[in-house]
RNA sequence: GGUUCGGUCCCGCGCAACGGUGCCUCGUGAACCCCGUCAGGCCCGGAAGGGAGCAGCGGUAAGCGAGUGCGGCCGUGUGCCGCGGGGAAGCCGGGCCCGA
Numbered sequence: 001g002g003u004u005c006g007g008u009c010c011c012g013c014g015c016a017a018c019g020g021u022g023c024c025u026c027g028u029g030a031a032c033c034c035c036g037u038c039a040g041g042c043c044c045g046g047a048a049g050g051g052a053g054c055a056g057c058g059g060u061a062a063g064c065g066a067g068u069g070c071g072g073c074c075g076u077g078u079g080c081c082g083c084g085g086g087g088a089a090g091c092c093g094g095g096c097c098c099g100a
Stems, first nucleotide, its partner, number of pairs: 001097008009086006015079002017076005022070002024067005034059004042051003
C1' cells in the first nucleotide's frame, strides 16, 4: 500500500430494565342526599302492637393510601443485549498478500 472480515452508522423485529396505567390483595372511606340493624326519644292506637327514624354499630360506592403479586396495556437514545437487512472506506480491531 492492497484485499477481506467484524465493530462503529441507519432501518426493522425481539428480549430485558425503568416509568406510567390496569387487575388482584389489604387498609381507609358517605352527619344527611348508600344499604342493614336501629338504643333513646317521637308519632298512631284503649291496649296488643305498629310506623317513621337521629345517634351508635356493621357492610360498602366513588375516592385515597400501601403492596409481595399478575405479566395485561402503553411509553422511552435505559441496554448499546440478540437476530436480519442496508450503506461506507471516515475511524478502530483481526487475517492474508506485496513492498520499504
A computed fold for a 100-nucleotide RNA from a Bacillota bacterium, annotated as Bacterial small signal recognition particle RNA. Of the family's consensus pairs, 97% are formed in the model. Model confidence (mean pLDDT): 76 of 100. It matches the Rfam family "Bacterial small signal recognition particle RNA". By type it is a non-coding RNA gene. Clan: SRP clan.